[in-house]
RNA sequence: CAGAAAACUUGGGGGCGCUUAUCCCGAUAAUUAUCGGGAGGCUGAGAUGAAACCCUUAAUACCUGAUCAGGGUAAUGCCUGCGAAGGGAAAGUGAAUCUCUCUCCU
Numbered sequence: 001c002a003g004a005a006a007a008c009u010u011g012g013g014g015g016c017g018c019u020u021a022u023c024c025c026g027a028u029a030a031u032u033a034u035c036g037g038g039a040g041g042c043u044g045a046g047a048u049g050a051a052a053c054c055c056u057u058a059a060u061a062c063c064u065g066a067u068c069a070g071g072g073u074a075a076u077g078c079c080u081g082c083g084a085a086g087g088g089a090a091a092g093u094g095a096a097u098c099u100c101u102c103u104c105c106u
Base pairs, nucleotide, nucleotide: 002099003098004097007093008092009091010090011056012055013054014053016049017042018041019040022039023038024037025036026035027034028033029032062087063086064085068081069080070079071078
């Protein structure tokens, strides 16, 4: 001279799907369908629970492309690709430390 991690503080950003496999209730038509609600189930950090969860400058919150493509499932934004894509919310402490560079002394 240049740079820096975990963590913390304050502020900010974000999502809510599927359930023709299983069970229960109701309605309609009539014995098997359709519709509505609930339980349970699937993935996930999170599926309306929240004083939660995740993310906060970014190859990794989330959104868009996307009623996307391939695979798989009872089904789905389930998996993979697209994707280092285009957007996307920051400051402080940490740090009188550490790393690096230079100078001086032994």

Predicted 3D model of a 106-nucleotide RNA (TPP riboswitch aptamer (THI element)) from a Crocinitomicaceae bacterium.
The coordinates come from a structure-prediction model, not an experiment, and the mean pLDDT is 77.
Taxonomically the source falls in Crocinitomicaceae (Bacteria, Pseudomonadati, Flavobacteriia, Flavobacteriales).